[in-house]
Context: one part of a larger RNA
RNA sequence: UCACGGCCAAGGAACUCGGCAAAAUGGACCUGUAACUUCGGGAGAAGGGUCGCUUCCUCUGCGCAAGCAGAGAAGCCGCAGUGAAAAGGCCCAGGCGACUGUUUAACAAAAACACAUGACUUUGCGAACGCGUAAGCGGAAGUAUAAGGUCUGACACCUGCCCGGUGCCGGAAGGUUAAGAGGGGAACUUAGUCGCAAGGCGAAGGUUUGAAUCGAAGCCCCGGUAAACGGCGGCCGUAACUAUAACGGUCCUAAGGUAGCGAAAUUCCUUGUCGGGUAAGUUCCGACCUGCACGAAUGGUGUAACGAUCUGGGCGCUGUCUCAGCCGUGAGCUCG
Numbered sequence: 001u002c003a004c005g006g007c008c009a010a011g012g013a014a015c016u017c018g019g020c021a022a023a024a025u026g027g028a029c030c031u032g033u034a035a036c037u038u039c040g041g042g043a044g045a046a047g048g049g050u051c052g053c054u055u056c057c058u059c060u061g062c063g064c065a066a067g068c069a070g071a072g073a074a075g076c077c078g079c080a081g082u083g084a085a086a087a088g089g090c091c092c093a094g095g096c097g098a099c100u101g102u103u104u105a106a107c108a109a110a111a112a113c114a115c116a117u118g119a120c121u122u123u124g125c126g127a128a129c130g131c132g133u134a135a136g137c138g139g140a141a142g143u144a145u146a147a148g149g150u151c152u153g154a155c156a157c158c159u160g161c162c163c164g165g166u167g168c169c170g171g172a173a174g175g176u177u178a179a180g181a182g183g184g185g186a187a188c189u190u191a192g193u194c195g196c197a198a199g200g201c202g203a204a205g206g207u208u209u210g211a212a213u214c215g216a217a218g219c220c221c222c223g224g225u226a227a228a229c230g231g232c233g234g235c236c237g238u239a240a241c242u243a244u245a246a247c248g249g250u251c252c253u254a255a256g257g258u259a260g261c262g263a264a265a266u267u268c269c270u271u272g273u274c275g276g277g278u279a280a281g282u283u284c285c286g287a288c289c290u291g292c293a294c295g296a297a298u299g300g301u302g303u304a305a306c307g308a309u310c311u312g313g314g315c316g317c318u319g320u321c322u323c324a325g326c327c328g329u330g331a332g333c334u335c336g
Base pairs, nucleotide, nucleotide: 001331002330003329004328005327006326007325010322011321014320019317027051028050029049030048031047036041038154052076053075054074055073057072058071059070060069061068062067077081089315090314091313092312093311094310095309096307097306101113102112118151119150120149121148122147123146129138130137131136155302156301157300158299160232161231162230165229166228167225168224169223170222171221174220175219176218180214181213185209186208187207188206189205192201193200194199233251234250235249236248237247260294261291272288273287274286275285276284
């Protein structure tokens, strides 16, 4: 010096990102127990008291009895009586997630995943869907109170407007449209024929090409659908102080954000402003609303209980600190 352990005057979080670590609490019995609440809880809430040993005493219970146990009363000892060990710290407020669960084997346990609940959607059974080339198998020895997919995530109160775009569903009049059908025509070839010749014309057949016309779904088109993907405005003016604008005008849109919440796990400006807590508070709590850039199942707002969750405060407690000190055990230095 390091590791582990023990003690510490006075103070008691002044330490620190943060009470990290340590200390403290701790058992049993008696008493007592708030807000809130889904009436189950919260709750071991919190807080307070007792505890060893003895007894001829009194009472009660059990026992045939010896006696044992309990209550009362009286007494005894120590520094110390759940005499060692083992054995919750507590409270207040808020965020998130309802909860018990699950997870990054070996840096993350969470607010992430799951969840019961709700909703949409597919599927009529040789089901949809999945694996497989297939046979076949799962689904299921099930049958729409079932099975698959997607979103949401207990519960309470709710879940507004937009179908223009994209998707999905339905429709079939018209437009477009493939293979295919079709074959008007065209090209090549040549028996023949014309010509003195060069060459021209050229039937049938063969080969090649090929117009019109007829051809589905899809797309265009017409409707529906947002707990489908998604989206949910701007400018100007106006009230008898001022300020503000219930009101008016105008432009644009598919429609212009409703309820609720709001400097928020979301607020840039920002340590916004006001209030609370502190002597002093970029955090915290309660409000305000100017929401850069909340908002309703990519759910909105609440919410008892729960949480090795996160944030702020308080009581207790302490070597975290003021600020160090002492003690114990081991390590250290060399060789191996």
A computed fold for a 336-nucleotide part of an RNA from Hymenobacter qilianensis, annotated as large-subunit ribosomal RNA, domain IV. Lineage of the source: Bacteria > Bacteroidota > Cytophagia > Cytophagales > Hymenobacter. Rfam family: Bacterial large subunit ribosomal RNA. It was read from a public genome assembly. Model confidence (mean pLDDT): 87 of 100.